[in-house]
RNA sequence: UGCUUAUCCAGAAAGGUGGAGGGUAUGGCCCUGUGAAACCUUAGCAACCCUUUCAGAUACCGAAAGAAGGUGCUAACUCCUGCUCCGGUUAAACGGAGAAAGAUAAGUC
Numbered sequence: 001u002g003c004u005u006a007u008c009c010a011g012a013a014a015g016g017u018g019g020a021g022g023g024u025a026u027g028g029c030c031c032u033g034u035g036a037a038a039c040c041u042u043a044g045c046a047a048c049c050c051u052u053u054c055a056g057a058u059a060c061c062g063a064a065a066g067a068a069g070g071u072g073c074u075a076a077c078u079c080c081u082g083c084u085c086c087g088g089u090u091a092a093a094c095g096g097a098g099a100a101a102g103a104u105a106a107g108u109c
Stems, first nucleotide, its partner, number of pairs: 002108007013042005021031003027080002043074003048070002050066005056060001078101001083098005
């Protein structure tokens, strides 16, 4: 890289190096020399893995508390949108559901 499962309207930033890009892809709309990406330090958020306790069950599963450790994250709902279906409209606008893609975690070849 691929595959499986779960989650994605909550939350949480300062400094240093660096020096022009970044927000997945389309179209938008944004962020950015009052300093982008990337890397480093410190701090924080969250609770996927995890720890403890309790209950039921033995393929597992639920609740509560915690944060030492492994990841992750700290502009905008995954920033909106794109594809399908439904509602709505003269047509639009607009609203809803789903898919695809993506991100993260855990597992697996």